[in-house]
Context: one part of a larger RNA
Molecule: large-subunit ribosomal RNA, domain II
Organism: Desulfomarina profundi
C1' cells in the first nucleotide's frame, strides 16, 4: 500500500418545545405494602385553578405613598396535567481518538556520579634533586670539584586509561564504530570485588552533567476516560428551502454571548417589493468668494527699510517690504451668498402571478472572506496593498466566451431527445458558421505591448500670404560709391569690441546675415534684372501610421498556421453559437379549478454550512405451534430482470439446515479516509 473484519452523537436523571395518547378545573402518584407474575393498593407530595408585596400581610386586586392622586405589576380575556416518541439545553467521560503535564504509593546506583572497605596493575629507555663520601678550601664555617645517591602531579614510549584532527560509516559491521593521527602513562593514576547515598531527592574538579540506550526533575502502577476555546475523523438514499464571513461586548481578536441573515410550526391576511403622483427633512457633487482662511498681478496709500538734504525740527526720493481700500485672477475635508441628481421618510390609488410581509415559539450555522465597477480614507492619486460605503460575481454555480484562467462578459444545470431559435462571442484553416455587401483608411505585419518628446509618413477639413504686371525652385548677371565711416587698437578695411547705423548712384545692393585674412584680399547672403514656366509658401485642427523600444533554458508581446485583409473605421444582410428559450415525452412539489379515487391548468425543482420531510437496508422481539424449507434454508457464485435512489426479485451451480412475507416495536443499526485498530497478502 491493497483486501477483510472492527471503529465515533449513547445512557440515566432534571428542564424546555413539538407530535401522539389518557383524563380534564382538574391531572398524577412516590416510597412502602399485597401478589409467582400480570397487576392491585398507597393522595403524603408535585403541577394547575390568583395575584401583588422585601416581608408582616391583604386579595381581583396589591405595592409605593400622607393620599381615595399618579404610577408599577396583575384581573377583566379560564387549560391544564400524566405518560410516550422526538428536537434542544443542563449534570455526568457525554460524538470518538490525541497531549506536554500535576499529584500519590512503590521500584531502581549490575550503567553512571561521588564516597567507604579490601585487593590488583603500570615493558623499556632518559634526566640525575636532597643527602652522603673523597679531594680542594677556610681560623672554623661557607664555598668549589669529583664520585656516590636515586628525588620528581620530571622527559620519551608499550600495556592500560583517554579521544586532538581527518576520512569512512549515517536503511552502519556498530542505537556512538573503524582506519590514520593524537593526549596521559609513579599519579589529583588506572582497575577487580564488596558496600553507602534517590526523585524536588542524590551525586556533580559544574557540562544542567549523571542517576540502567530515559533527565530543566528517573521508572512503574494508581487518581484517569486529567484537561485540550486546538488538529484529525464521524459510516445508506431521495425531496423542499437555504445562509454568513457584519454590529455590539469580551484577559477579546482562529473562542463565545446577544442582534442581523437561514429553516420549521402556529397566528394574522394584503399589511410586503417595484413603478406612479403628491408632501417632507437634508447641505453631498457642482459652483461660488458673501463669511473664515489661503493665493497671483496692478492701483492707491498708512507704517517700515534704503539713498540724499539736514545742528535740531523737518523734508525729498525710491525697479524695496507692505496693512486697509479698489480693479482683475484663483484655491479649500474640518469655508458657504448658493446648490442638484440619486437616496431616505410619509400619504394615496392602481398596475406588475414579483410573492412576499409581520408577530410568537422550536432548531441552526455564520463572526479568517475574495475579486470586480463606482464614491472615498491610508500609501507614493504604488501594490494580486490596506480600511470603509453602494452594487455584482465567486464563496455555495455547472454550461458558453475570454488560448489556458474561483471573483471578468453571457447565462442560473429536475430527467430524456441524432429537433428548432438565440446571448456573449464569432464565421480563411486548426474549429461550427461570410474568403458576405458597400464606402473609406493603414504599408507600419501597424494590427499582435509602452511615455515624455521628435519628424516634408499619409488621408481629410480649414484660415492666410505670394502668383500671367510671371510667383516658388533652378540657371545667367549684378550685389556699387562717399568709405579703410567714427572710436578703440600694434592692426580693426562690412564681419575682435564700443557708440552710431547716414548720404549718393541706382533695376537693385545692410556703415552688412555667414565663411574667411595677422590686417587686407577672397567666396556667399539679403536685394535687383534676365531665362523659364504654373502654381508655391505659412499656420493650427482631425483620422491612421513612423522613431523613441535593451535580458536573461526556447521562436515566446496574434492561441498556432498563416493574413495586405483574414487589419482599422462606418453601415448592412445572412449564418454559427450555451445545460438560456422553444418543441415532444416523463418525474416530483406548490397553487387554482372540477365532487372524491383522480384529472386538468399554471408555476417551480443549481446549491456549501444549516433547518425540514419521506424512505431503503441490517440485528433482534411480538402478532405466530403461522408461512417457506432435504423435491434443498442461510451463506457463496454467475447472469442481458425490476425500481427515481438507497435497493429488490428470479434462475443455474455450490452449500447442507435453517429461514422468514406483512404490520408494529427495540437498537451494540450502514465506513474510501481518523500518519485509525487487528489479521491476511
Nucleotide at each position: 500500500g491493497u483486501c477483510a473484519a472492527c471503529g465515533a452523537c449513547u445512557u440515566a436523571c432534571c428542564c424546555u418545545g413539538u407530535g401522539c395518547a389518557g383524563c380534564g378545573a382538574g391531572g398524577u402518584u412516590a416510597a412502602g405494602c399485597c401478589g409467582c407474575g400480570a397487576g392491585g393498593u398507597g393522595g403524603a407530595g408535585c403541577c394547575g385553578c390568583a395575584g401583588c408585596g422585601a416581608a408582616a400581610g391583604c386579595g381581583a386586586g396589591u405595592c409605593u405613598u400622607a393620599a381615595u392622586a399618579g404610577g408599577g405589576c396583575g384581573a377583566a380575556u379560564g387549560a391544564g396535567u400524566u405518560g410516550u416518541a422526538u428536537g434542544g439545553g443542563g449534570u455526568a467521560g457525554a460524538c470518538c481518538c490525541g497531549a506536554a503535564g500535576c499529584c500519590g504509593g512503590g521500584u531502581g546506583a549490575u550503567c553512571u556520579a561521588u564516597c567507604c572497605a579490601u585487593g590488583g596493575c603500570c615493558a623499556g629507555g632518559g634526566u640525575g634533586a636532597a643527602g652522603u663520601c673523597u679531594c680542594g678550601g677556610u681560623a672554623a664555617c661557607a664555598c668549589g670539584a669529583g664520585a656516590u645517591g636515586g628525588a620528581g602531579g620530571c622527559c620519551c614510549g608499550a600495556a592500560c586509561c583517554g579521544a586532538u584532527a581527518u576520512a569512512g560509516g549515517u536503511u552502519g559491521a556498530a542505537a556512538a564504530c573503524u582506519g590514520u593521527u593524537c593526549g596521559g602513562a609513579u599519579g589529583a593514576g588506572c582497575u577487580g570485588u564488596g558496600g553507602a547515598u534517590a526523585g524536588g531527592a542524590g551525586u556533580g574538579a559544574a557540562a544542567g552533567g549523571c542517576u540502567a540506550a530515559u533527565c530543566a526533575a528517573a521508572c512503574u502502577c494508581g487518581g484517569u476516560a486529567a484537561u485540550a476555546g486546538c488538529u484529525g475523523g464521524u459510516u445508506u438514499u431521495c425531496u423542499c428551502c437555504g445562509a454568513a464571513a457584519u454590529a455590539u461586548a469580551u484577559u477579546u481578536a482562529g473562542g463565545u454571548a446577544u442582534a442581523g441573515c437561514c429553516u420549521c410550526a402556529u397566528a394574522u391576511g394584503a399589511u410586503g417589493a417595484c413603478u406612479g403622483a403628491c408632501g417632507g427633512a437634508g447641505g453631498u457633487a457642482g459652483a461660488g468668494c458673501a463669511c473664515u482662511g489661503a493665493c497671483a498681478a496692478g492701483a492707491c496709500u498708512a507704517g517700515g527699510g534704503g539713498u540724499c538734504c539736514c545742528a535740531c525740527c523737518g523734508g525729498a526720493u525710491u525697479a524695496c517690504c507692505a496693512a486697509c481700500u479698489c480693479u482683475u485672477u484663483u484655491c479649500a475635508a474640518a469655508c458657504u451668498c448658493c446648490g442638484a441628481a440619486u437616496g431616505c421618510c410619509g400619504u394615496c390609488a392602481a398596475g406588475u402571478u414579483c410573492a412576499a410581509g409581520u408577530a410568537u415559539g422550536g432548531g441552526a450555522g455564520u463572526c479568517a472572506g475574495a475579486c470586480u465597477a463606482c464614491g472615498g480614507g491610508a500609501g507614493a492619486u504604488a501594490a494580486g496593498u490596506u480600511c470603509c460605503g453602494u452594487g455584482g460575481u465567486c464563496g455555495a454555480a455547472a454550461g458558453g466566451g475570454a488560448a489556458a484562467c474561483a471573483g471578468c462578459c453571457c447565462a442560473g444545470a429536475c430527467c430524456g431527445u441524432c429537433a428548432g431559435c438565440u446571448a456573449a462571442g464569432g464565421u480563411c484553416c486548426c474549429c461550427a458558421a461570410a474568403u458576405c455587401u458597400a464606402u473609406g483608411c493603414u504599408a507600419a505585419g501597424u494590427g499582435g505591448g509602452a511615455a515624455a518628446g521628435g519628424a516634408u509618413g499619409u488621408g481629410g477639413a480649414a484660415u492666410u500670404g505670394c502668383a500671367g504686371a510671371u510667383a516658388c525652385a533652378a540657371c545667367c548677371a549684378g550685389g556699387a560709391g562717399g568709405u579703410u565711416g567714427g572710436c578703440u587698437u600694434a592692426g580693426a578695411a562690412g564681419c575682435a569690441g564700443c557708440a552710431a547705423c547716414c548720404c549718393u548712384u541706382u533695376a537693385a545692393a545692410g556703415a552688412a546675415a555667414g565663411c574667411g585674412u595677422a590686417a587686407c584680399a577672397g567666396c556667399u547672403c539679403a536685394c535687383u534684372g534676365g531665362u523659364c514656366u504654373a502654381g508655391u509658401g505659412a499656420u493650427a485642427c482631425c483620422g491612421c501610421g513612423c522613431c523613441g523600444a535593451a535580458a536573461a533554458u526556447u521562436u515566446a508581446a496574434c492561441g498556432g498556421g498563416g493574413c495586405u485583409a483574414a487589419g482599422c473605421a462606418u453601415a448592412g444582410u445572412a449564418c454559427c453559437g450555451a445545460a438560456g428559450c422553444u418543441a415532444c415525452g416523463g418525474a416530483u412539489c406548490g397553487c387554482g379549478c372540477c365532487u372524491u379515487u383522480g384529472g386538468c391548468g399554471c408555476g417551480a425543482u443549481g446549491g456549501u454550512a444549516g433547518g425540514a420531510g419521506a424512505a431503503c437496508a441490517u440485528u433482534g422481539u411480538g402478532g405466530c405451534c403461522g408461512c417457506c424449507u432435504g423435491a434443498g434454508a442461510a451463506g457463496g457464485u454467475a447472469c442481458a430482470c425490476c425500481g427515481a435512489a438507497a435497493g429488490g426479485a428470479g434462475u443455474g451451480c455450490u452449500g447442507g439446515a435453517g429461514g422468514u412475507u406483512c404490520c408494529a416495536c427495540a437498537a451494540g443499526a450502514g465506513c474510501u479516509u481518523a500518519u485509525g485498530u487487528u489479521g491476511a497478502c